[in-house]
Molecule: transfer RNA
Organism: Bacteroidota bacterium
RNA sequence: GCCCCCGUAGCUCAGCUGGAUAGAGCAAAGGUUUCCUAAACCUUAGGUCGGCCGUUCGAAUCGGCUCGGGGGUA
Numbered sequence: 001g002c003c004c005c006c007g008u009a010g011c012u013c014a015g016c017u018g019g020a021u022a023g024a025g026c027a028a029a030g031g032u033u034u035c036c037u038a039a040a041c042c043u044u045a046g047g048u049c050g051g052c053c054g055u056u057c058g059a060a061u062c063g064g065c066u067c068g069g070g071g072g073u074a
Base pairs, nucleotide, nucleotide: 001073002072003071004070005069006068007067010026011025012024013023019057028044029043030042031041032040050066051065052064053063054062
């Protein structure tokens, strides 16, 4: 250089056959319980879906460019 894969919440990831309010677990905050802590249970907050542009009535999802990470190849 060329080819392939990944990037979604603080972390690990699902969703990617275009359409419902973008989700789960862990972590965090608050509460119940306890003499206190832990555990358990309940609730809440947290995302411009790496970035920009395009296609479309509608994009996390499709196309182009680009950034970052990983792998393959002479």